[in-house]
Predicted 3D model of a 144-nucleotide RNA (c-di-AMP riboswitch aptamer (ydaO/yuaA leader)) from uncultured Baekduia sp. Model confidence (mean pLDDT): 79 of 100. Lineage of the source: Bacteria > Bacillati > Actinomycetota > Baekduiaceae > Baekduia.

RNA sequence: UGCCGAGUCGCUUGGAGGAUCCGAGCGAACGGGGGACCCACUUUUUGGGGCUAAUCGCAGUCCCAGCCGCCCAUGCGGCCGACUGCGACGCGCUGCUCUUUCUGCGCGAGCCCGACAGCUAACCCCGUAGGCACUGGAAAGAGA
Numbered sequence: 001u002g003c004c005g006a007g008u009c010g011c012u013u014g015g016a017g018g019a020u021c022c023g024a025g026c027g028a029a030c031g032g033g034g035g036a037c038c039c040a041c042u043u044u045u046u047g048g049g050g051c052u053a054a055u056c057g058c059a060g061u062c063c064c065a066g067c068c069g070c071c072c073a074u075g076c077g078g079c080c081g082a083c084u085g086c087g088a089c090g091c092g093c094u095g096c097u098c099u100u101u102c103u104g105c106g107c108g109a110g111c112c113c114g115a116c117a118g119c120u121a122a123c124c125c126c127g128u129a130g131g132c133a134c135u136g137g138a139a140a141g142a143g144a
Stems, first nucleotide, its partner, number of pairs: 001133004008028008029128006039118001045115001047116001048113004055088008066079005089108005096143008
């Protein structure tokens, strides 16, 4: 100076003084959750649910820890789980901002609640982090 992200701004007060710093408060803004009628769904160990772009499907390999079926037994098949590949879909990418299209590159992780939550007016509750670095390009429209 920019990027991902809701994660910013202002006021009061204290920290000897000063402070763009730190603490305690208040407000605004942005973001998330819970929560009626009506409507929807009736599928609850195959647990269920929330934040987030971070989901879904197919195929292959592995797995016997668990469940189901067959079986005298050895064992076999399926479910579940992990990995790999492909596809669909979702997300991000410089310098005024936003939307759309094309194309290039990249991402699809992680965390939380704790037996429990559909939508949901009033109402109630919570967050204001963390991380990264010189970052793709083109076209159209609107605004400033």